RNA sequence: GGGCGCAUAGCUCAGCGGUAGAGCAAUCGUCUUAUACACGAUCGGCCCUAGGUUCGAAUCCUAGUGCGCCCACCA
Numbered sequence: 001g002g003g004c005g006c007a008u009a010g011c012u013c014a015g016c017g018g019u020a021g022a023g024c025a026a027u028c029g030u031c032u033u034a035u036a037c038a039c040g041a042u043c044g045g046c047c048c049u050a051g052g053u054u055c056g057a058a059u060c061c062u063a064g065u066g067c068g069c070c071c072a073c074c075a
Base pairs, nucleotide, nucleotide: 001071002070003069004068005067006066007065010024011023012022013021018055026042027041028040029039030038048064049063050062051061052060
């Protein structure tokens, strides 16, 4: 320098253009002598950034940023 992939809740990940979800974690409750387990509830993200397309974008397009992989180059 070229190509590809990833970026969504504290963490791991879903989410085929129509008001964003799960598991774990956290908090509260039930249960227990108590803790844990189990069960129930609650909490938590305007989706990496900026533009574009569209009536409508996490989703499609462009550019950028960060991370990862491959190739090339230099040494």
Molecule: transfer RNA
Organism: Candidatus Doudnabacteria bacterium